Model confidence (mean pLDDT): 82 of 100. Predicted 3D model of a 123-nucleotide RNA (SAM riboswitch aptamer (S box leader)) from Tumebacillus permanentifrigoris. The model forms 97% of the base pairs in the Rfam consensus. It matches the Rfam family "SAM riboswitch aptamer (S box leader)". About the family: The SAM riboswitch is found upstream of a number of genes which code for proteins involved in methionine or cysteine biosynthesis in Gram-positive bacteria.

RNA sequence: CUCUUAUCGAGAGCGGCGGAGGGACUGGCCCGAAGAAGCCCGGCAACCUCGUCUGUACCCACAGACGAAGAGGUGCUAAAUCCAGCAGACAGGUACUUUUUUGACUUGUCUGGCAGAUAAGAG
Numbered sequence: 001c002u003c004u005u006a007u008c009g010a011g012a013g014c015g016g017c018g019g020a021g022g023g024a025c026u027g028g029c030c031c032g033a034a035g036a037a038g039c040c041c042g043g044c045a046a047c048c049u050c051g052u053c054u055g056u057a058c059c060c061a062c063a064g065a066c067g068a069a070g071a072g073g074u075g076c077u078a079a080a081u082c083c084a085g086c087a088g089a090c091a092g093g094u095a096c097u098u099u100u101u102u103g104a105c106u107u108g109u110c111u112g113g114c115a116g117a118u119a120a121g122a123g
Base pairs, nucleotide, nucleotide: 001123002122003121004120005119006118007117008116013041015040016039017038021031022030023029025085026084027083028082042077043076044075047073048072049068050067051066052065053064054063055062056061081115086112087111088110089109090108091107092106093105094104
């Protein structure tokens, strides 16, 4: 770097160093000298660990539910992955139209996807 699987609306400091940027990208909207990034400490969580029960006829293994541990490997520690980005469904609005349908633009809700992040595994 690529691929596979799983997860991403919960949780976590009024600390120290540091000094201007940060929230992946684009657009928006935010955070920031009442101190950003980064580093350290603290914390959160439980992916990697283990157990019980159930199912797949049994073992193995796998899946689901519940639970235990927190030493180690990671991860995380503003806002939903901050929101949207592509496609669709439903509801509403705007303009055009004599009217209706279709179509256009737009708002909201929802579904699926894309992208991204993290873990575990493979190449």